Small-subunit ribosomal RNA from a Bacteroidaceae bacterium, 1502 nucleotides, folded computationally. Its mean pLDDT, the model's own confidence on a scale to 100, is 83. The sequence is in RNAcentral, with records from SILVA. Rfam family: Bacterial small subunit ribosomal RNA.
RNA sequence: AGAGUUUGAUCCUGGCUCAGGAAUGAACGCUAGCUACAGGCUUAACACAUGCAAGUCGAGGGGUAACAUGGGAGCUUGCUUCCGAUGACGACCGGCGCACGGGUGAGUAACACGUAUCCAACCUACCUAUUACUUGGGGAUAGCCUUUCGAAAGGAAGAUUAAUACCCAAUGGUCUUGAGGUCCUGCCUGGGACUUUAAGUAAAGAAUUUCGGUAAUAGAUGGGGAUGCGUUUCAUUAGUUAGUAGGUGAGGUAACGGCUCACCUAGACAUCGAUGAAUAGGGGUUCUGAGAGGAAGGUCCCCCACACUGGUACUGAGACACGGACCAGACUCCUACGGGAGGCAGCAGUGAGGAAUAUUGGUCAAUGGGCGCAAGCCUGAACCAGCCAAGUAGCGUGAAGGAUGACUGCCCUCUGGGUUGUAAACUUCUUUUAUAGGGGAAUAAAGUGCGUCACGUGUGAUGUUUUGUAUGUACCCUACGAAUAAGGACCGGCUAACUCCGUGCCAGCAGCCGCGGUAAUACGGAGGGUCCGAGCGUUAUCCGGAUUUAUUGGGUUUAAAGGGUGCGCAGGCGGGAUGUUAAGUCAGUUGUGAAAGUUGGACGCUCAACGUUCAAAUUGCAAUUGAAACUGGCAUUCUUGAGUGCAGUGGAGGUAAGCGGAAUUCGUGGUGUAGCGGUGAAAUGCUUAGAUAUCACGAAGAACUCCGAUUGCGAAGGCAGCUUGCUAUACUGCAACUGACGCUCAUGCACGAAGGUGUGGGUAUCAAACAGGAUUAGAUACCCUGGUAGUCCACACAGUAAACGAUGAAUACUCGCUGUUGGCGAUAUACCGUCAGCGGCCAAGCGAAAGCAUUAAGUAUUCCACCUGGGGAGUACGCCGGCAACGGUGAAACUCAAAGGAAUUGACGGGGGCCCGCACAAGCGGAGGAACAUGUGGUUUAAUUCGAUGAUACGCGAGGAACCUUACCCGGGCUUAAAUUAUAGGUGCAUAGAUCAGAGAUGGUCUUUUCUUCGGACUCCUAUGAAGGUGCUGCAUGGUUGUCGUCAGCUCGUGCCGUGAGGUGUCGGCUUAAGUGCCAUAACGAGCGCAACCCUUAUCAUUAGUUACUAACAGGUCAUGCUGAGGACUCUAGUGAGACUGCCGUCGUAAGAUGUGAGGAAGGUGGGGAUGACGUCAAAUCAGCACGGCCCUUACGUCCGGGGCCACACACGUGUUACAAUGGGGGGUACAGCAGGUCGCUACCUGGCAACAGGAUGCUAAUCUCAAAAGCCUCUCUCAGUUCGGAUCGAAGUCUGCAACUCGACUUCGUGAAGCUGGAUUCGCUAGUAAUCGCGCAUCAGCCAUGGCGCGGUGAAUACGUUCCCGGGCCUUGUACACACCGCCCGUCAAGCCAUGGAAGCCGGGGGUACCUAAAGUCCGUAACCGCAAGGAUCGGCCUAGGGUAAAACUGGUAACUGGGGCUAAGUCGUAACAAGGUAGCCGUACCGGAAGGUGCGGCUG
Repeated sequence: AGAGUUUGAUCCUGGCUCAGGAAUGAACGCUAGCUACAGGCUUAACACAUGCAAGUCGAGGGGUAACAUGGGAGCUUGCUUCCGAUGACGACCGGCGCACGGGUGAGUAACACGUAUCCAACCUACCUAUUACUUGGGGAUAGCCUUUCGAAAGGAAGAUUAAUACCCAAUGGUCUUGAGGUCCUGCCUGGGACUUUAAGUAAAGAAUUUCGGUAAUAGAUGGGGAUGCGUUUCAUUAGUUAGUAGGUGAGGUAACGGCUCACCUAGACAUCGAUGAAUAGGGGUUCUGAGAGGAAGGUCCCCCACACUGGUACUGAGACACGGACCAGACUCCUACGGGAGGCAGCAGUGAGGAAUAUUGGUCAAUGGGCGCAAGCCUGAACCAGCCAAGUAGCGUGAAGGAUGACUGCCCUCUGGGUUGUAAACUUCUUUUAUAGGGGAAUAAAGUGCGUCACGUGUGAUGUUUUGUAUGUACCCUACGAAUAAGGACCGGCUAACUCCGUGCCAGCAGCCGCGGUAAUACGGAGGGUCCGAGCGUUAUCCGGAUUUAUUGGGUUUAAAGGGUGCGCAGGCGGGAUGUUAAGUCAGUUGUGAAAGUUGGACGCUCAACGUUCAAAUUGCAAUUGAAACUGGCAUUCUUGAGUGCAGUGGAGGUAAGCGGAAUUCGUGGUGUAGCGGUGAAAUGCUUAGAUAUCACGAAGAACUCCGAUUGCGAAGGCAGCUUGCUAUACUGCAACUGACGCUCAUGCACGAAGGUGUGGGUAUCAAACAGGAUUAGAUACCCUGGUAGUCCACACAGUAAACGAUGAAUACUCGCUGUUGGCGAUAUACCGUCAGCGGCCAAGCGAAAGCAUUAAGUAUUCCACCUGGGGAGUACGCCGGCAACGGUGAAACUCAAAGGAAUUGACGGGGGCCCGCACAAGCGGAGGAACAUGUGGUUUAAUUCGAUGAUACGCGAGGAACCUUACCCGGGCUUAAAUUAUAGGUGCAUAGAUCAGAGAUGGUCUUUUCUUCGGACUCCUAUGAAGGUGCUGCAUGGUUGUCGUCAGCUCGUGCCGUGAGGUGUCGGCUUAAGUGCCAUAACGAGCGCAACCCUUAUCAUUAGUUACUAACAGGUCAUGCUGAGGACUCUAGUGAGACUGCCGUCGUAAGAUGUGAGGAAGGUGGGGAUGACGUCAAAUCAGCACGGCCCUUACGUCCGGGGCCACACACGUGUUACAAUGGGGGGUACAGCAGGUCGCUACCUGGCAACAGGAUGCUAAUCUCAAAAGCCUCUCUCAGUUCGGAUCGAAGUCUGCAACUCGACUUCGUGAAGCUGGAUUCGCUAGUAAUCGCGCAUCAGCCAUGGCGCGGUGAAUACGUUCCCGGGCCUUGUACACACCGCCCGUCAAGCCAUGGAAGCCGGGGGUACCUAAAGUCCGUAACCGCAAGGAUCGGCCUAGGGUAAAACUGGUAACUGGGGCUAAGUCGUAACAAGGUAGCCGUACCGGAAGGUGCGGCUG
């Protein structure tokens, strides 16, 4: 110091989360050796059994119950009894203490606390100092004793007695009170000294000669009171208050005071937050933080408050009293039922509550306290010990060496490596700690007792004696032996640390993001590793990080956020000069800021924690001395801010009245006739009762065409015909006047579009609602026809808008260019300058960017308003306003990890522009109808094996399913297996032949029975290790393929631009088939694609001629290149040439385009093919092959027989044949090319109608062979279900093959179905193409081939063109999409869960008010009462805790029912929004509708 998380990626805003703590009085989980120090009911201020926590003094007293000593008596010789004589001492009187110490934090928001000041307005026992005094008397009373009541607690009566108890008297310097006088002094009331006079007030003794007692003054200590400042949250608490505020007088108090009372006055407090409510002891300090701050107030210290709850006083120096009293209340206990007792928030301890917090311990040895002369006694204060890892600190669990890198474990690419790991074993060493034995403190300074000495007679010195809980502890020594001692969490990122197995969206994890659906470094286990270590993690809470409440130190155009606008009180801020003051400010000094704590130095416990000591700090408050710049106050003055005046100017500024024309609708009349109107198209509607149209006249209301414009005016809303009245404002010029009069503005006041409300008018148009017609699946809409509120006026309310520049007001400063409005200046219509506006573009600067930029979103100052994640929600409740609608103010529970802004790249759009393609159009021929073939779906089945499924599956894998194939089904067999291989052992079986059983596989029987170089080879059997799987996963993969698409795109290096994603290049103009080129250009180049190179075809040349060819020459045949020969031609197959917009014209900068151009075989890529960029579709394929993982192993492997893949109500795709005359049939006749052929093609001959058969010949092929059809010539048919068409069926055959039943092809004869050109729709094709005709090949025994792949023959039509459909490319635009429109997303309804609002009612709570009653108790009064009296009450009165009654308010819980909200897996209805979202959206308002929503009016552009 930061990090993770919104996105495809980016920057920003913004929340959530994490890492830290020498953070904790903690708790829980696992684990645990020792020592020191400190700590330990945070909850029920809940209830408490038991014990202890406050006594002491006999040197105050009367005394003697218990104990002891001594003495006496009795005697049973160890018992009884007597004596206060002694030590002592229960109970009692008296003194002092009990108001300290100890506990707790309920109450308290307050002079309670902190700090500072004051008391001239006060008290103070014990203590200290000083002065004075301590005289003489008296009567009681407790105890004891006797009697008596009661269960007890506790009393009552009588008799008797003492005091340092009580009373009287004397003295009274003093003191108190009243009235005078003189002097001094202060800080306002005042204070002090001296003095005169009147009244009143003291004492106590005991005892060893010291303690006491009384009065007074002062001190010290402790307390009381007053004041300034500071001290939580809520304004959804705004008014509160009658002793209230003040005065006079009195009472009361230690003292001031409404503290209390009588009278008088009517004040007092409060937006600088009164009152009320909620919460809370305050501080020193503690934690955190860089600090400022934030949070906390346990232990220790100071203060306060309380003592079961409430009230009250008494005693006393001090209390309204924790272990005192009285009363009331609740609770508990005892009881003889009549009455009594009690108060752990003291120390232990118990119960309860709770996640949770200890022993019913020891000692007064030390420190301190009470009493006492003292010894001493008491002391749960205190000091110690016990329990607890609950914290901090220290120590240990061994150290060194040791590699065959051992064994085990784990992992892997597995004959071997890696890791565990110097770790172990083993060798040497040490002994802290533990255990055992021995020694052994300090803390005792001091005090006590007994002596001695000195002097100042109560002090000191000295000798001796005695006092230790902790403790036989700390510490030291010895022995022993590695011996007694390691765990926890984590390992996906943040965050240090990785692999295997198991599991399979299950079980589970999780702080955030998230992980888990068969290869999980994220779950569980293991191995390994990392971090800490007697601890480690989790949970809770606090600060931090968070500059995420921002004083330090944030923001508000679009992210949350500028009030709709103005005026303006308080408040805040404020121009120049001079003087003064000293409040703020600054400096010095003084006091205080307790100690502890913190920081630093030093020292002491073996170190440290801890402790001791010194210093600093304590940022504060007060006082005092000074300074005078700045701010403030006061005084004087100035003119530039502001205002006034004078002279001009401008304008849809406001308001009232009057006037005007056009249009619209209506009315009347005329002309006129059949439609009008309306729409995408229609219909509703109007119209022969005369509409629409047109003419004339009339009526009404509303709005003001052109001018008109980034124009003007106004604070905003807003303002537009013309004229007039009234009125406001701005600007310019002048510089006459005032002299800071200013700026801003919470509360307040006023204005405030549209819609809406009330009352009264008005109502032409338009038009929510409503009605009808359309559209539609529906259409509560968009469109149409009507139409009411309203729209208009007056008065009154209302008070909101996307009331927007989404930009508060004011002032000053900061480059420029340009347009325009209104002035002024220069003699001025141009041009220039200047002032005030309204606009555009840009520099610096700013900004997340878009952008803003003298009209700032720049640089500064002042004031106001507002924001702090999204949703819930601008909702609920409360309050205020309103006639209402509703407006203003304005939460929480709960829920999510995002929501959001700007920009980027894509994708998409029922956005735009440009361009291309058999994409459309123009044509030709088809499909869709029929029959059949074939594939698919579906159905069926024992099985109908599997895969392919929009384009991109469906004559596809399959380029050949009768068996085989074959993977499927049924049945029968085998289990190292059908095949291959290694090792070991064995054998010469086996094999082959025959035969039998069987459907076969297979099994049985018989016969036969190796080679050899002797090493072995070969076959077979057995065993072991490997097998085998068309089983799963194409969503684990390789490879291959389809498609976009043969579309023109896809990228890189360097540079430049941008914070960045990214852009530029690749955009623009022209051009091209093309990102093909040219030009331009912050880009310059390059790569993969395009093109070219390759093959083929078209022309020519050349080379070479066999099996091809034959022009010339020669020979020969019925005929034929048949033969010699030739190398001319064709052809074959090698090498070349040729075509490049090269030439010409036109256009063009160029690239290029164009032409019935030339030339040329070919002309603008000549035709065709191969060639397929980056990528997309988790596209296809695990069944071609390969391969990871998983699964099966007498079976999911393998062999065999049979069946199935060929089923058949049906649906679809692809084809074939047709429907006929451009044809069918018969006869005759001509011309190809690519290919194939010895298990073959077969000439030719014979037979058969034929398929074919039987012979025979040639050919291992430019040699032989397979071989055309349409065409052409001719005959016939004549428009019909036919001489078309050939399905189906019957019969007979042929061929292949082990075998044609399921289930082959072909031939012949016979039969002769549907079908007469095919609905919506749809496919192919632009030239040697379509169409049409045949031929060949692969697979193959044969073939279901009409399929596929090739070949040649014949050989068209049309293209105006790019509006539209489809697909694609480039640029641009919008976007809420990025799984990318098959996207996203809104609302009702239905279901479940959660929190919450309302609510009749029910149940509480605290506080206040009024009235009644009223204990104890103080005070006051006093006739009755008591006392002889003085007087005193238990009598009377006031007040009051408590109790009761009543009506309200506030606040909480619960609740039938009900409202909306949130969340939830794949529910229902629509499709409102995002693209022009298919009617642009949104804001306000009003009405309507299942719902999103629709419509009207006005506004905004987001």